[in-house]
RNA sequence: GGCCUUAGCUCAGCCGAUAGAGCGCCUGAUUUGCACUCAGGAGGUCGUGGGUUUGAUUCCCAUAGGCUCC
Numbered sequence: 001g002g003c004c005u006u007a008g009c010u011c012a013g014c015c016g017a018u019a020g021a022g023c024g025c026c027u028g029a030u031u032u033g034c035a036c037u038c039a040g041g042a043g044g045u046c047g048u049g050g051g052u053u054u055g056a057u058u059c060c061c062a063u064a065g066g067c068u069c070c
Base pairs, nucleotide, nucleotide: 001068002067003066004065005064008023009022010021011020017054025041026040027039028038029037047063048062049061050060051059
């Protein structure tokens, strides 16, 4: 110098308009029971602090952590 940080985990969304998927978790159906499958649900102050804006995960600045190059 470059990249990354978003749900318990892996990650989308990042041309500004009240955030999603898969797996996992809970409940129900199904089964003699478990698993599979199906239906529903919980779970996130978007690393932190400021700024711009009517409005910021998204733009700007600073800062913390991680990976990487010289």
A computed fold for a 70-nucleotide RNA from a bovine gut metagenome, annotated as transfer RNA. Rfam family: tRNA. It is annotated as a transfer RNA. From the family's description: Transfer RNA (tRNA) molecules are approximately 80 nucleotides in length. RNAcentral holds the sequence, with entries from MGnify. Model confidence (mean pLDDT): 82 of 100.